[in-house]
RNA sequence: GGCUCAAUAGUCAAGUGGUUAAGACGUAACAUUUUCACCGUUAAGGCGGGGAUUCAAAUUCCCCUUGAGCUU
Numbered sequence: 001g002g003c004u005c006a007a008u009a010g011u012c013a014a015g016u017g018g019u020u021a022a023g024a025c026g027u028a029a030c031a032u033u034u035u036c037a038c039c040g041u042u043a044a045g046g047c048g049g050g051g052a053u054u055c056a057a058a059u060u061c062c063c064c065u066u067g068a069g070c071u072u
Base pairs, nucleotide, nucleotide: 001071002070003069004068005067006066007065010025011024012023018055027043028042029041030040048064049063050062051061052060
């Protein structure tokens, strides 16, 4: 240099064009408890950046960034 794959919340992770982006761990509040822990309820928190296609994009296409792998 060429090719392939990946990027979704603090972490892991589902979501193959349309309904409020599912869930787990973690965090906070409340409740419980003498206290802590466990359990329960509730809440906050997310689609790497830019562009294109489409009535509609996390999803399809292109470029960039980052990471991994293969190859010369």
The RNA shown here (transfer RNA) has 72 nucleotides and comes from Watsoniomyces obsoletus.
Rfam family: tRNA. By type it is a transfer RNA.
The RNAcentral record of the sequence draws on ENA.